Predicted 3D model of a 372-nucleotide RNA (Bacterial RNase P class A) from Sphingomonas sp. The RNAcentral record of the sequence draws on ENA. Rfam family: Bacterial RNase P class A. From the family's description: Ribonuclease P (RNase P) is a ubiquitous endoribonuclease, found in archaea, bacteria and eukarya as well as chloroplasts and mitochondria.

[in-house]
RNA sequence: CCAGAGGGUCGGGCGGCCGCGGGUGCGCAAGCACGCGAGGAAAGUCCGGGCUCCGCGGAACGACGGUGGCGGGUAACGCCCGCCGGGGGCGACCCCAGGGAAAGUGCCACAGAGAGCAGGUCGCCGGGCCUGAAGCAGUUUGGGCCCGGUAAGAGUGAAAGGGUGCGGUAAGAGCGCACCGCGCUUCUGGUAACAGCGGCGGCAAGGCAAACCCCACCGGGAGCAAGACCGAAUAGGGGCGGCAUAUGGGCUUCGUUUCAGCUCGUCGCCCGGGUUGGUUGCUGGAGGCGGCGCGCGAGCGUCGUCCUAGAGGAAUGGUCGCCCAUCCGCUUCGGCGGUGGACAGAACCCGGCUUACAGACCGUCUGGCGCU
Numbered sequence: 001c002c003a004g005a006g007g008g009u010c011g012g013g014c015g016g017c018c019g020c021g022g023g024u025g026c027g028c029a030a031g032c033a034c035g036c037g038a039g040g041a042a043a044g045u046c047c048g049g050g051c052u053c054c055g056c057g058g059a060a061c062g063a064c065g066g067u068g069g070c071g072g073g074u075a076a077c078g079c080c081c082g083c084c085g086g087g088g089g090c091g092a093c094c095c096c097a098g099g100g101a102a103a104g105u106g107c108c109a110c111a112g113a114g115a116g117c118a119g120g121u122c123g124c125c126g127g128g129c130c131u132g133a134a135g136c137a138g139u140u141u142g143g144g145c146c147c148g149g150u151a152a153g154a155g156u157g158a159a160a161g162g163g164u165g166c167g168g169u170a171a172g173a174g175c176g177c178a179c180c181g182c183g184c185u186u187c188u189g190g191u192a193a194c195a196g197c198g199g200c201g202g203c204a205a206g207g208c209a210a211a212c213c214c215c216a217c218c219g220g221g222a223g224c225a226a227g228a229c230c231g232a233a234u235a236g237g238g239g240c241g242g243c244a245u246a247u248g249g250g251c252u253u254c255g256u257u258u259c260a261g262c263u264c265g266u267c268g269c270c271c272g273g274g275u276u277g278g279u280u281g282c283u284g285g286a287g288g289c290g291g292c293g294c295g296c297g298a299g300c301g302u303c304g305u306c307c308u309a310g311a312g313g314a315a316u317g318g319u320c321g322c323c324c325a326u327c328c329g330c331u332u333c334g335g336c337g338g339u340g341g342a343c344a345g346a347a348c349c350c351g352g353c354u355u356a357c358a359g360a361c362c363g364u365c366u367g368g369c370g371c372u
Base pairs, nucleotide, nucleotide: 001368002367003366004365005364007362008361009360010359012323013322014321015320016319017318018317020037021036023034024033025032026031039343043354044353046352047351048350049349050348051223052222053221054220064219065218066217067216068215069083070082071081072080073079084098085096086095087094088093099214100213104212105211106208107207108206121154122153123150124149125148126147127146128145129144130143131142132141133140134139162180163179164178165177166176167175181203182201183200184199185198187196188195189194227280228279229278230277237271238270239269240268241267242266243265248264249263250262251261252260287306288305289304290303291302292301293300294299327338328337329336330335
C1' cells in the first nucleotide's frame, strides 16, 4: 500500500429571532426571569422482569405452551460470557433448533430394477440346451434361450446401507486381515460437556424429531385503556318517614263488555352504583459517569460524583447567518458553483433480541506485496 476479519464511538456544530410542553422563583393579575425538554434504535411488540388488578389450600400426576451440549453471569431470560462438539475459510474469524432415530408411528418428491420387509436393469461367474467359427483331433472361442450364484463394476438419485487397500474366490462378498469410520468399554486428564490411550465387537443401528412422539427442565391470567381517589347537574336503583289511596287508575290487539293476569302516586332525607370531568399511578432507577479491587470474560464489590422529558389527541418546532461533512457538475487539479443532512419520533419503567440507518471517526487482528 492492497484485500479482508472483528469491536467501539458519533450521527451535524455555533449564534440571532419567533414559538411549544413541564418545573422553579417573582407578581393582585397580565406577565417576566432562570433552568430543562427524544433515540441508538424511542421501532417490531419477539423473549425476560418490576409494578397493578383478578384467580389460587399443599403435593403429585396429566393437558397445553416453551426451552434443549457443558460451566458460569444475572432479578430473570429463549439474553450474555467462557469452553466442548460438528461444519466452512490459507487465516483473522464465522455458522449450528447442538437431548433421543439399536421405544413406537409416519415421510423420503422426481429419477430409478430397487427408498426400508432393501433390490437385481445392464454386467460378472457357473450349469444345461440350440447353434456359428478355428483345428486331423483332444480342444479353444463366439451368439441365443433357460436355470442358478453374486453385488466387484455401470446406471438413477440428496441418499443404494460402512470406506480404502491386500488376500481370497468360479465370480464375488467383513469371507479373512491392516488402517480409517461406527458402537461398547478399562484407565488417565477435566467441575462438566468431552478428549487421549488401550481393549473388545466384523457392521447389526440410512436420513428426517422447526413430523407425531419419548426424556429432562420451566411456565397462573390480564395489562397503565393496569389500578387508586374525588365526584356534580339530569335520568334511573334501594331504604326510611309524611301525605294520598284501592268497590280505584294504568297495561295485556281497532272498539265494547265479562273474566283472568301484571303493575302503582307524590314530597323530604339517606345509601349505593356510575357517565363527562379532575387528581393520582408518573418517572430517582436491577440509573449514568469516573477511580480502585476481583475475574480470561460476561460481570461483581466498593468509593466519589451527577440528576438527565413526563405530555394526555398528546410539546420537543420554524426561520435566518456563518461553518464542517455528503452528493452532483465543471476544472487550467489550485479550486469554483449547486445541493443540503441517514433511519426515525418517547407515552408506566427496566434487561435483552431483532429490524432500519447517508456518512464520519478510533483501536485490535489476518493474508499478500514492496522497502529497510
The prediction has a mean pLDDT of 75. It is recorded under the gene name rnpB.